Annotation: Large-subunit ribosomal RNA, domain I from Rhodobacteraceae bacterium EhC02, 533 nucleotides, folded computationally.
[in-house]
Context: one part of a larger RNA
This record gives sequence, structure tokens and C1' cells, in this order.
RNA sequence: GGCGUUUGGUGGAUGCCUUGGCAGUAAGAGGCGAUGAAGGACGUGAUACUCUGCGAUAAGUCAUGGGGAGCUGAGAAUAGGCUUUGAUCCAUGAAUUUCCGAAUGGGGCAACCCACCUGAUAUUCUGUUAUUGUUACCCUUCGGGGUGAUCAAUAAUGGGGUAAACCAGGUACUUUUAACCUGAAUACAUAGGGUUUUAAGAGCAAACCCGGGGAACUGAAACAUCUAAGUACCCGGAGGAAAGGACAUCAAUAGAGACUCCCCUAGUAGCGGCGAGCGAACGGGGACCAGCCGAGUCCUGAGAGUGACCAGAACUGUUUGGAAAAGCAGGCCAUAGCGGGUGACAGCCCCGUAUGGGAAGCUCGAUGGAACGUAUUAAGUAGGGCGGAACACGUGAAAUUCUGUCUGAAGAUCGGGGGACCACCCCCGAAGGCUAAGUACUCCUUACUGACCGAUAGCGAACCAGUACCGUGAGGGAAAGGUGAAAAGCACCCCGACGAGGGGAGUGAAACAGUACCUGAAACCGAACGCCU
Repeated sequence: GGCGUUUGGUGGAUGCCUUGGCAGUAAGAGGCGAUGAAGGACGUGAUACUCUGCGAUAAGUCAUGGGGAGCUGAGAAUAGGCUUUGAUCCAUGAAUUUCCGAAUGGGGCAACCCACCUGAUAUUCUGUUAUUGUUACCCUUCGGGGUGAUCAAUAAUGGGGUAAACCAGGUACUUUUAACCUGAAUACAUAGGGUUUUAAGAGCAAACCCGGGGAACUGAAACAUCUAAGUACCCGGAGGAAAGGACAUCAAUAGAGACUCCCCUAGUAGCGGCGAGCGAACGGGGACCAGCCGAGUCCUGAGAGUGACCAGAACUGUUUGGAAAAGCAGGCCAUAGCGGGUGACAGCCCCGUAUGGGAAGCUCGAUGGAACGUAUUAAGUAGGGCGGAACACGUGAAAUUCUGUCUGAAGAUCGGGGGACCACCCCCGAAGGCUAAGUACUCCUUACUGACCGAUAGCGAACCAGUACCGUGAGGGAAAGGUGAAAAGCACCCCGACGAGGGGAGUGAAACAGUACCUGAAACCGAACGCCU
């Protein structure tokens, strides 16, 4: 040095587990905000820090209801307290709610700086009233009483002045309501301006929706029309849905009858450097149905739902074991054998579950009542020219719809459409408006489910994660779970540096379960023994 057997170290795979995720289903909710939001800063405890809660009334205050023995949030203990005169806790309502932030008195490098007005408060001058004290006169039963005056003190109330600091309220902009003062061209006026006043808006939020703008990569095997695509993205606006909607519609000699969504029709008819590709409608079958010209508003509140919470059945013995829920034996309940926990696997130990009940608040809501409202036929329109756009339809034979620009009718004896256009025929009535349901979505709440994951998986995040860290910044973005049933977390002794680490002892079922802790693979590194060289 090699091989073999054994035994260790290192390492953290594997197995088992789950506090966390993922995907759904059924309901709910679909907003919050100048009554100051979302999100934060700073504080707040007996106690340094972090999280959670809360806001100078600061892990909290008050009220109502529930509940019934412990509580003082977590990491994490100690002290001191609270509590059957009902605490902690749960539900609901109310109060407080610093500073920043739309941030809104002005400013600003967010959580800071600087103001003004009014009030409160303090003080002073003064008016009125009351009481007490002083004094002159009169009466007097000598106790006192009445009238007047000058003051003084105290109290209440009214008015004026002054205030360094502290405290409270107000003071942004735009639009709107009302009143008043002004006030052009232009005489009256009006527009406009000003002051005070009233109300609203502003910002945030996951997707869904409507509108205004609007790419490129790419495909066409290059590329320009075309495609990607009216997509991504930007902006504006709204709602729990939005949009659309009650035929100037389709159809074709028979008829249908608002709109929206789904399945066919159909990858059809068509469009298309007739390339790549794009791609209907009529009609049929379904979902849902509703019509109209304030369909609503306010009050009442039968009843229903939600709801902290309440009641809620039934088991013992023995064996093994550290421990019984396991085995054996004999019982019981079940409108409850969903699920979870308990020292191994529990219908009958605990929480629950089926079932029944339940305050306030909130939601829905029958019935009854009140007040209000109820358009009147749409002109710079329809149509036309030019230029664009939308329609499946790329200008085409191109109807239909929208309009930047120039024009420009008729009036129901009229007008529009039926894919150039004309005739006949048929169908409708534009240029005003509203409208539930069926449809789309899920930041969020509750309950439940999974031939979904099980810590390199599943959300980036099971753990104090959008953290640590990186970047000037926009932004990027981790790793990291498991002692044990219970800390019973090794008193005491020894070696050692009053270390680290270890050896005894003790706990425990187990310590090769010792806070580097379940199991503990391999790579890698040793030791002992045997054999070979």
C1' cells in the first nucleotide's frame, strides 16, 4: 500500500409527520375614503428587543348580551396585581384615535418647519344684582328695625382692553346652492368681478366591464399589402356586475318578433400579395324572459336568514406494555360510526358531530300607508362629394354603420331597408330616454372537498419573507421545519484553563432521544483484527 471482516467520524439522502400551500364546490360580500382611507412613522407594558394589539383614555375605556374559573397576548421567565360584588374571553354598539399620507392654512428633503382668526383660560377697567362690613337720620319693647349716602370686600352676570407659553375649532382647490355688493361693449339690462354661505368631488383597491389612444417581435420559410392584433401597453370612467336592449330588425310569398350568453349551422358562404392566413350570417336547439316613458322614493315590519353561545346519547374487566385507544371477555348508544385530541389504532375519555334552541346588531322581506313624477314624434338631421374607419368583407359590382371636411332634404299623400342600381312586392318608423334575469370576475369571508404537494415538493415565503442580502435606481431576491408522552433540558463528583470537550452519577421506555437533539443512506476520512506484497 491492497483486499476482507468489524467498528466509528463526517454528511443529511430516505422513511414517517404537518402548522403551510395548490385547485375547486356552495353560499356571502363585492368596496374603503374630507365623520380623513389604503399604507406607514413614532409611541404605548413593571421589564432591553422583535412580533401582535392599541393610540397621550395608548396589550387598552364604556354599554348591552353571552359565559362561569381562572386571568395578566407570543418569543419567555420573574415580580406585582385582577377575579363568584362574575375577571380574562366571545359577539355587537359607542368613545378615544399622536404625526405623515388624497393631505386640504402656507412650506417641505413624508412622518418636519412656520402661521393667522375665533374661543377657552388668565388678568385689568367698568355696568347691574345680591350678601356682608362702615356711616348719617328716624322709630324703638333697648334685643333691634327702616330710609339714605359714600365706599370696601365677596359672588353671579353683561360689556371693553391686554396676553409669553399651552389647549380646542377653523382657514386648500374645483364645481355647485343661496344672498348681497358691484359692473362692460350698450340707455335699462346682461355677461363678468367680489364677499359670505350650502353641498359635492379629489385618493386607494385583485380580476371582470365600457370608452379614447395604440406597438413590435413573430408568421408569410426573405419582405412592403397582410399577419401578430385592435393583442401588449398607456389614459379616462363605472358597477356588483358592466355593456346591450324593446326593431327606420330579419325573412321571402311561409313567417318570426327586444337584448345578452351557450351549442350547432361551420372552418361552410365568403374575404385574401386568392399567399400566409382571416372567417360570418340566415336558420335550429337551449339558458333566461319584461316591458316601458321614473318601472321608483319614504314610513310600517308579519315572517325568514345570519348570529357570540346553550342542551346534546352510550364502557367496564383482564393480558402485554413506560403508557392502552391494542389483544381477549362481556356490554351499551346511534336523527350522533364527519373530524380532531388524549403517553400505540377510542362510536361510548375530552372537544365535537346528528338534532333542537338562541340576545343584540345586520341582511332579505309579506302587508298596509304617504308624498312625488308621468315625454310627445326629434334638422345642419337623413342623404350626397372628398379622405378615413368599423362591419368575416384588404375599394372591390360594395350595400350597411361611424365621421374629419364641403354640402344638404321630405314631414306619414312622407321617410328608411330588403348587399351596386331600377321597378313591383314585402318589412319597418331614424335623428330623445330608461330597463331586471340569463353572462364575466374574485383582493376578501364562511363551510366543505381533493386517484393535489409533503420541506430541492407545494405560494418566492410551513420558520418574524417580499425578510436578510444585492443594486444609485427601476428592480432582483434567498437559505432556513421535526428532543421527548412530559423538560423530567443532566443535582452532585472527576479530568481540563473556575474553558471547549469529555468521564461518572441521575432523569427517561430509550440519552448512539443531550437544545450541533426522530430516522440517519452514499460520496469522503479513520481505527482494530486477519491475509497478501
Background:
The sequence was found in a public genome assembly. NCBI's taxonomy places the organism under Bacteria, Pseudomonadati, Alphaproteobacteria, Rhodobacterales, Paracoccaceae. Its mean pLDDT, the model's own confidence on a scale to 100, is 83.